[in-house]
Context: one part of a larger RNA
RNA sequence: GGACGAACGCUGGCGGCGUGCUUAACACAUGCAAGUCGAACGAGGGCCCGGAGCUUGCUCUGGAGACCCGAGUGGCGAACGGGUGAGUAACACGUGACCAACCUGUCCAAGGGUGAGGGACAACCCGGUGAAAACUGGGCUAAUACCGCAUGAUGUCGUUCCUUCGCAUGUCGGAACGAUCAAAGAGGGCCUCUGCUUGCAAGCUCUCGCCCAUGGAGGGGGUCGCGACGUAUCAGUUUGUUGGUGGGGUAAUGGCCUACCAAGACUACGACGCGUAGCGGAUCUGAGAGGAUGAUCCGUCACAUUGGGACUGAGAUACGGCCCAGACUCCUACGGGAGGCAGCAGUGGGGAAUAUUGCGCAAUGGACGAAAGUCUGACGCAGCGACGCCGCGUGUGGGAGGAAGCCUUUCGGGGUGUAAACCACUGUCAGAGGGGAAGAAAACUGCCGGUUCGAAUAGGUUCGGCAAUUGACGGUACCCUCAGAGGAAGCGCCGGCUAACUCCGUGCCAGCAGCCGCGGUAAGACGGAGGGCGCAAGCGUUGUUC
Repeated sequence: GGACGAACGCUGGCGGCGUGCUUAACACAUGCAAGUCGAACGAGGGCCCGGAGCUUGCUCUGGAGACCCGAGUGGCGAACGGGUGAGUAACACGUGACCAACCUGUCCAAGGGUGAGGGACAACCCGGUGAAAACUGGGCUAAUACCGCAUGAUGUCGUUCCUUCGCAUGUCGGAACGAUCAAAGAGGGCCUCUGCUUGCAAGCUCUCGCCCAUGGAGGGGGUCGCGACGUAUCAGUUUGUUGGUGGGGUAAUGGCCUACCAAGACUACGACGCGUAGCGGAUCUGAGAGGAUGAUCCGUCACAUUGGGACUGAGAUACGGCCCAGACUCCUACGGGAGGCAGCAGUGGGGAAUAUUGCGCAAUGGACGAAAGUCUGACGCAGCGACGCCGCGUGUGGGAGGAAGCCUUUCGGGGUGUAAACCACUGUCAGAGGGGAAGAAAACUGCCGGUUCGAAUAGGUUCGGCAAUUGACGGUACCCUCAGAGGAAGCGCCGGCUAACUCCGUGCCAGCAGCCGCGGUAAGACGGAGGGCGCAAGCGUUGUUC
């Protein structure tokens, strides 16, 4: 000199963009943060139209609709997104290879199929237990829920044969035979075909789904080379340890696990131990080499009150899932139950120190849905903090050998100083009034035109055009007008380093100080004043780092 997620002191006008618990991975009141689909399903309630009974606003009952609604079954999601850095010195991370040892829901491309049946369980009804949480017996019922059967191959497995290639186990492609494994429907339209035959369907057709297998994309799993903190006042470590065979397990290799066999394996190029620490892109500094750091943003890993465990699923560290144990908090009728902010706000505590219990799904993105749409503390915005960077303002021009005041003086004067007053202007910001965006493109709906499926002048897919609609921020940005210099400057320093000097007070006292050092009666170093120097909405101090 630079830098900072900073703090403290004094001071403080405005705006833009960023940024804000570095400490207790301490404990948490309250609200919200993951739902969605009625175009998978049954039952119920509401709206509407009738009928009956009457107690005249209630009960019973029938019907109708692209109507509305909370539970329940079912599907998809909840493994993403968001938080934190405790643990971890490790194939966790980075980089480069490999898997001839692997998995992959949704998505994309192309292929084939979607036949015929069955029995339940919720909801609901009738009971029972319990303070509650909740549990339980009997009965009814639907499905894209569940379970057999049929068919079935380019799938899988086995046998035989041929063949390509390699990196050892092997591997690619093909043929034959045998064994084995599937499925689910929903919505719209129509009468060409079939059935009854007005019209409607089990018929046709479109869309979305379902099943089987192939390839891809994206995602994940595994192995290895190299890189990667301190300590030798840690020198030996290891028994599933090192290797083999058989078996098990996994999507998959493997002591991953197990039985047996052998006695190996690592280490001074630092094993083992101890301490510390998430890692990288990057950030700061530096001419560079290097050093330090790992906030915000991006990638990745680990964790979710502590420890352990599995279930479901394409996928699980399962934060807002389950079970067990521990600590803690709460409820209780004392028998027993409930909970998990390292999500967003917020509270207490700790601390030098770090924000609102805000608005909105308008945009971007995500989940579900055919869609309308619903949900989204992700996100977009607003609020608070000079915490940082950047920009602007606090006026401009004229105005005396030069007012007053103050300071100083050799008493002549000198300084503050064009500074003020005064004159003439300007109108940024703030203030008042008026106008007023972009961010919005769509989806959907209507109309028109093409394309394609189709028997179709129904209907649908897809493309293009036109119209209409949607803004939290926000009456914000921006623009115009009005008035008027009016509302807007401080902080540190002045002995040398180091830019800036005199007077008074004090008298080794009070005090200053980054280093050298000042102060004991004229102190340019203490305190005050006048003056000056530096930076400026900041200026200094402290801390850390180069």

Description
The part of an RNA shown here (small-subunit ribosomal RNA, 5' domain) has 546 nucleotides and comes from an uncultured prokaryote. Its Rfam family is "Bacterial small subunit ribosomal RNA". RNAcentral holds the full RNA, with entries from ENA.